Molecule: transfer RNA
Organism: Olivibacter ginsenosidimutans
RNA sequence: GCCGAUGUAGCUCAGCGGUAGAGCACUUCCUUGGUAAGGAAGAGGUCAUGGGUUCAAGUCCCAUCAUUGGCUC
Numbered sequence: 001g002c003c004g005a006u007g008u009a010g011c012u013c014a015g016c017g018g019u020a021g022a023g024c025a026c027u028u029c030c031u032u033g034g035u036a037a038g039g040a041a042g043a044g045g046u047c048a049u050g051g052g053u054u055c056a057a058g059u060c061c062c063a064u065c066a067u068u069g070g071c072u073c
Stems, first nucleotide, its partner, number of pairs: 001071007010024004018055001026042005048064005
């Protein structure tokens, strides 16, 4: 330099154009003599950034950035 993949909650990840979710972690409560385990409830999001298409975009298109894999010299 060329080609591709990935980017969504603190972490690991789902999400077929039509309400943003799960597990773990966190907070409060229940249970226990106490801890752990278990149970109930809750909080937490600029869906990497900027544009485009659409009535409607996490999702489709383009560019940029980051991470990563491969190829070439």